A computed fold for a 1592-nucleotide RNA from a Candidatus Atribacteria bacterium, annotated as small-subunit ribosomal RNA. NCBI's taxonomy places the organism under Bacteria, Pseudomonadati, Atribacterota, Atribacteria. The coordinates come from a structure-prediction model, not an experiment, and the mean pLDDT is 85. It matches the Rfam family "Bacterial small subunit ribosomal RNA". Rfam links the family to the GO terms structural constituent of ribosome and ribosome.
RNA sequence: AAAUCUUCUUCGGAGGGUUUGAUCCUGGCUCAGGAUGAACGCUGGCGGCGUGCCUAACACAUGCAAGUCGUGCGGAGCUUAUUCAGAAUCAAAUCUUCGGAUGAGAUUCAGGAUAAGCUUAGCGGCAAACGGGUGAGUAACACGUGGAUAAUCUACCCUGAAGUGGGGGAUAACAACCCGAAAGGGUUGCUAAUACCGCAUAUCCUUACAUCUCACAAGAGGUGUAAGUAAAGGUGGCCUCUGUUUCAUGCUACCGCUUCAGGAUGAGUCCGCGGCCCAUUAGGUAGUUGGUAGGGUAAUGGCCUACCAAGCCAAGGAUGGGUAGCCGGCCUGAGAGGGUGUUCGGCCACACUGGGACUGAGACACGGCCCAGACUCCUACGGGAGGCAGCAGUGGGGAAUAUUGGACAAUGGGCGAAAGCCUGAUCCAGCGACGCCGCGUGGAGGAUGAAGGCCUUUGGGUUGUAAACUCCUGUCAUGGGGGAGGAAAGCCAGUAAGAUGAAUAAUCUUACUGGUCUGACGUUACCCCAGAAGGAAGCUCCGGCUAACUACGUGCCAGCAGCCGCGGUAAAACGUAGGGAGCAAGCGUUAUCCGGAUUCACUGGGCGUAAAGCGCUCGUAGGCGGCCUUCUAAGUUGGAAUGUGAAAUCGCAGGGCUCAACCCUGCAACUGCAUCCAAAACUGGAAGGCUUGAGGACCAGAGAGGGAAGUGGAAUUCCCGGUGUAGCGGUGAAAUGCGUAGAUAUCGGGAGGAACACCAGUGGCGAAGGCGGCUUCCUGGCUGGUCCCUGACGCUGAGGAGCGAAAGCUAGGGGAGCGAACGGGAUUAGAUACCCCGGUAGUCCUAGCCGUAAACGAUGGGCACUAGGUGUGGGAGGAUGACCCCUUCCGUGCCGCAGCUAACGCAUUAAGUGCCCCGCCUGGGGAGUACGGCCGCAAGGCUGAAACUCAAAGGAAUUGACGGGGGCCCGCACAAGCGGUGGAGCAUGUGGUUUAAUUCGACGCAACGCGAAGAACCUUACCAGGGCUUGACAUCACCUCGACAGCCUGGGAAACCAGGUCUUCUCCCUUUACGGGAGACGAGGUGACAGGUGGUGCAUGGUUGUCGUCAGCUCGUGUCGUGAGAUGUUGGGUUAAGUCCCGCAACGAGCGCAACCCCUAUCCUUAGUUGCCAGCACGUAAUGGUGGGCACUCUAAGGAGACUGCCGUCGAUGAGACGGAGGAAGGUGGGGAUGACGUCAAAUCAUCAUGCCCCUUACGCUCUGGGCUACACACGUGCUACAAUGGCCGGUACAAAGGGUUGCAAUCCCGCGAGGGGGAGCCAAUCCCAAAAAACCGGUCCCAGUUCGGAUUGCAGGCUGCAACUCGCCUGCAUGAAGCCGGAAUCGCUAGUAAUCGUGGGUCAGCUACACCACGGUGAAUACGUUCCCGGGCCUUGUACACACCGCCCGUCACACCACGAAAGUGGGUUGUACCUGAAGCUGCCGGGCCAACCUCGUAAGAGGAGGCAGGUAUCGAGGGUAUGACCCAUGAUUGGGGUGAAGUCGUAACAAGGUAGCCGUACCGGAAGGUGCGGCUGGAUCACCUCCUUU
Repeated sequence: AAAUCUUCUUCGGAGGGUUUGAUCCUGGCUCAGGAUGAACGCUGGCGGCGUGCCUAACACAUGCAAGUCGUGCGGAGCUUAUUCAGAAUCAAAUCUUCGGAUGAGAUUCAGGAUAAGCUUAGCGGCAAACGGGUGAGUAACACGUGGAUAAUCUACCCUGAAGUGGGGGAUAACAACCCGAAAGGGUUGCUAAUACCGCAUAUCCUUACAUCUCACAAGAGGUGUAAGUAAAGGUGGCCUCUGUUUCAUGCUACCGCUUCAGGAUGAGUCCGCGGCCCAUUAGGUAGUUGGUAGGGUAAUGGCCUACCAAGCCAAGGAUGGGUAGCCGGCCUGAGAGGGUGUUCGGCCACACUGGGACUGAGACACGGCCCAGACUCCUACGGGAGGCAGCAGUGGGGAAUAUUGGACAAUGGGCGAAAGCCUGAUCCAGCGACGCCGCGUGGAGGAUGAAGGCCUUUGGGUUGUAAACUCCUGUCAUGGGGGAGGAAAGCCAGUAAGAUGAAUAAUCUUACUGGUCUGACGUUACCCCAGAAGGAAGCUCCGGCUAACUACGUGCCAGCAGCCGCGGUAAAACGUAGGGAGCAAGCGUUAUCCGGAUUCACUGGGCGUAAAGCGCUCGUAGGCGGCCUUCUAAGUUGGAAUGUGAAAUCGCAGGGCUCAACCCUGCAACUGCAUCCAAAACUGGAAGGCUUGAGGACCAGAGAGGGAAGUGGAAUUCCCGGUGUAGCGGUGAAAUGCGUAGAUAUCGGGAGGAACACCAGUGGCGAAGGCGGCUUCCUGGCUGGUCCCUGACGCUGAGGAGCGAAAGCUAGGGGAGCGAACGGGAUUAGAUACCCCGGUAGUCCUAGCCGUAAACGAUGGGCACUAGGUGUGGGAGGAUGACCCCUUCCGUGCCGCAGCUAACGCAUUAAGUGCCCCGCCUGGGGAGUACGGCCGCAAGGCUGAAACUCAAAGGAAUUGACGGGGGCCCGCACAAGCGGUGGAGCAUGUGGUUUAAUUCGACGCAACGCGAAGAACCUUACCAGGGCUUGACAUCACCUCGACAGCCUGGGAAACCAGGUCUUCUCCCUUUACGGGAGACGAGGUGACAGGUGGUGCAUGGUUGUCGUCAGCUCGUGUCGUGAGAUGUUGGGUUAAGUCCCGCAACGAGCGCAACCCCUAUCCUUAGUUGCCAGCACGUAAUGGUGGGCACUCUAAGGAGACUGCCGUCGAUGAGACGGAGGAAGGUGGGGAUGACGUCAAAUCAUCAUGCCCCUUACGCUCUGGGCUACACACGUGCUACAAUGGCCGGUACAAAGGGUUGCAAUCCCGCGAGGGGGAGCCAAUCCCAAAAAACCGGUCCCAGUUCGGAUUGCAGGCUGCAACUCGCCUGCAUGAAGCCGGAAUCGCUAGUAAUCGUGGGUCAGCUACACCACGGUGAAUACGUUCCCGGGCCUUGUACACACCGCCCGUCACACCACGAAAGUGGGUUGUACCUGAAGCUGCCGGGCCAACCUCGUAAGAGGAGGCAGGUAUCGAGGGUAUGACCCAUGAUUGGGGUGAAGUCGUAACAAGGUAGCCGUACCGGAAGGUGCGGCUGGAUCACCUCCUUU
């Protein structure tokens, strides 16, 4: 919510993914659901019920789909019977002239007649207009629904009334003849009817007139008079009536026939309402609209004709175009809706295409006719035939849709009296998993959790009770047997009752009885028996959405994909496998519809910034509308009101098939429409009134409101003149330009144009655009006050009209300044720009166009309501002596509550709460483009798509990052200084090049004297060559051996290979011994395995660098915010510091800072050997050498000390700062260690470890040699220098910290020296390395390529080492290069620092060390300061960035592909108009030719008339033709822009102040983004000022 009295009961709305670093919102895309006449892929056991050309209304072979009636008719044929006469043959009998004659009878043949039966070509009747098919056309009264028909018809059927008399003339069939290939036809002759035609009759009926009643109306009904119109017989029975005796012309029954009335059924016509798209279709219409008269029809009507009038339709969408059969229903949906119209049912339309009528009750007729056209077929070429969108079937089309089946048994239909016949309607069967429903493919037990598969951490796990195995069951299928129902009628006979009738006849009706007969399906359903688990499971998916995970393969490939997205070597996303999930005889995919989508929003949306308010106003239609009263009843509401809303379907209840699907019955429902009755609140309508809405009047007021005319001063420029001289001007700096022909500057005079400083103000006015000197004239609006008048006169406003900045256009003026374009100068890589010098249109005026702007408050108009505060402009009132002040109205700002909002924000000037009206939006791009139309002189404006393409595009806010944004603050960051690098030579590292190899790594800072604190071999990873293969190394198992090692020989570069020699461990058992067993060790073999400096640092651990020793990074709870997040952590001070203080919706806490640790500076204590020596003593040439001592130095342990503690000043009484005292040291004393959260996919797989991949007689191992040391070059880091503050020579003095036993090595000797010999001492406060050097003293050199500098090279040596050739160091002698202080640029350092001087150590045999790490000696200069460069911290601001500015991103050009526009045209379709031609046919006219019925005349023949036919003609007319338009589609050389496309070209326009703020409109220009001019906007950063506001 529905139903119900209630209970019971039933039904009822889900979201997710995807824009971001994250968030909220907007918004699109997409998924989960259901459905289908489906198709496709894989698969497929059975049954039931349904269903099956959606495409070519394309063409069709063949068969069938509509006939029936003999009880309407005449014939014909057959059969039977009867009969008639004939012919032939046979022949009884009789006769005989014996030749034969007559000949009953029989048979046969042909024929006639009658009767009965059967058949049926024709005439005739009825049916054929139903049933069946299809959806082409149709946007229409076609359909649906409700009405109307007083404007109609209706065969067969039913009811009622009345009738059915008497005549006539033809014609098929048939016959003859003729024509034709055929189809067919002609002439002549005959004949019947329930065929046709007169006549008679007329209850009724029709027409006319008269009259009455009724009605809303053109009408309906009644009465009377007059006129007019009918018919057909057939069959059965009978004799009552009539006539006759057989019966029918009679009677009767039934079936027919005629007329009328009524019913039923069916149909026609008309009307209200309802249901598609396009306005880029806006005007349409001449029979058009109406009238009158007539015609026509069953019937109304311009349906048709004549005349008259000029109407009619349309923005509530006419006309035109496109599409479409409509409905009951069906699908979906909570519903409202949306979609759809297969099967079934109702209606419509069509029947090869177009036209036409005929017949008929009904048709303009699917299986009828005529004509035209296209197509097909036959033909003797003359002419004919045909129409599957009936059922099957064929071809074709297509992704795709079935049998040339059976039967009339049932149901229904046609005809018939009936039997019956016909029926591709129908009932059945066949084919298709096409759909729905049901069933099965087995059930129970069964763990050692078998095998196999897969995975594995190698333990196991999983497949899995699954299987095997055991015991059962028997649905379906298979074989066999049995076996309903669908069947009741009908017919025949009988009985009873009734009707008609003269009737006991006949016929009919009803009921009953008996008999007879009927099944396509069908081997039916169903039941029983039999055997055996035997014959029966697949498909899709497993990244998220979305249920379900592993392995291998692949390596941005192959591929997947519905969306997001996967795949570039560890892929749950590709492929395969195992496993799993889901559904199941199906499962997926595709297509389509609804849903989700509140994403067109009626239910149920929006428009400040997301898409969306017209630039503004006036106003038409329309919509909406104040207070009171009365009436009305259109809307509205009510009534279990009445009718209708077909059936089927859906729902509910019940029933039938074993269930279900399916079917049946009942109820409910069908939410609608119409009618009746009632109510009168509200809306509408009618009438009357009111004043508050609106308007007016009067009195005041302010104003850059508009238009016109006049006028003023300042300034710029120009001209003239004077003074005056060399520059002026301009810029970041310049140059072009102007100037000695006199500029600029300055003074005077003049000309001309444009604009109006100060006042000036988020001040004023205006609808907006917009409006600014002063004066005058004309003129619009607004406000206040009075409360006098009108009396709802109002609001909004589709179309429409007017106004409308700047630019631009036309014509004519004007032109001072400015200034697109253009010229020149700069800038630049370029500079079609920014800057500069010039400068034309234009800017100004008049007249006329244009009609657009960020025309903005990005906010349509009106009315009402909803806290306040505070400025300001205009008015009125109160109060005061006057200000101040108070109240109120209208404007204009700011702040702010409630409320609203996605947020930002808005907030009585609403974006709040409501009402009314208008405009507009519906993803981004394509695109405000194309085409069309309208407007414009043009530029262009208004209106305004689609294809295609993307999964986003957006708004607000958040956190970061960034800015050629801002503020504050640090740092050897700059500045101030000192010394360097960059130039030279050499050393060293790197790049590059070279090479067999020059092993590898490190690459801005933060790679480059780095890994490497030591490359001749080794190292060593590289190269060449020689070797080894369980291996150089580890563990295990098994077998064999007893050695291995060592030594010798040969080959060899060695490794290694080959051979030889030598040698035997431990324990146990037994034993004489041999031997046996076990073990250890070693070797060999085999197998597991080793090994890899091979790959991946972008799979990792660990370690490290860097920002950065920068001061930061977070959390808990609370609070604020929808949320991301914020707060805390911001603010005021202060600090080296998030250090501390104060304040504060925060309060606390953690990791960082600091402190704690180490060294150092002072002192003390303790302890004195190897250290020290003041005092004492001894000794020496001399020396702590010795005794002694531990005072001092020192050593190394422990303590003290420094904390802004004290004083003063400043500060806020704080934190702290400054100064001072004291002190060895003063404000973290100096140095070190210590490195927050994190960043850089930073570095390292070659320190190590390690996942995965790769190699396995090699990518492993080993050896020799080579290489890592190459050398045109380039760079980094250093050393040494260029010299006199120096070099050289001589002399003299003073350290610290280290190292030393395969080591340091003294004294001594040798050597010029390196070094050698030798070896005391020392495992070290003891001995040694060890000399410190600069310094100081003295001497020399005298400014030079030198006595500077030392490279390079030669010779001769020394040392280490197996070995110094490639490729070591050192020494001596000789040689004596570049270089005379270094371009652009660049590095370090703030005190014991820089600079300078030496010393030691590690590695190490030696050394390439000038490196690195330590040590001490000598020992400065400078810092005003924070503008600038670099880096960093905090706050704030902008952002289109978030891979985070090394970001993002725009346009041209080039290439590829795609769709679209234009285009000389071309092809086709639809359609309009005009004219020509014109079939069939209806109608009109003519009808000379022809004609039976009726009439007249005539004896008749016949004639005439009425009427008709052929034929002709006229209108209309399908089609055809000619001409000319419109619309649509396709195509088109070429052309235009657009879209898309991992790494093309040129620039850099935009996002930060984007480096010239951007954007809008317009104009010009330019390779391109774009630039510039004019006007506008803020959706501009920053600084300053003004105003306003807030707080104090």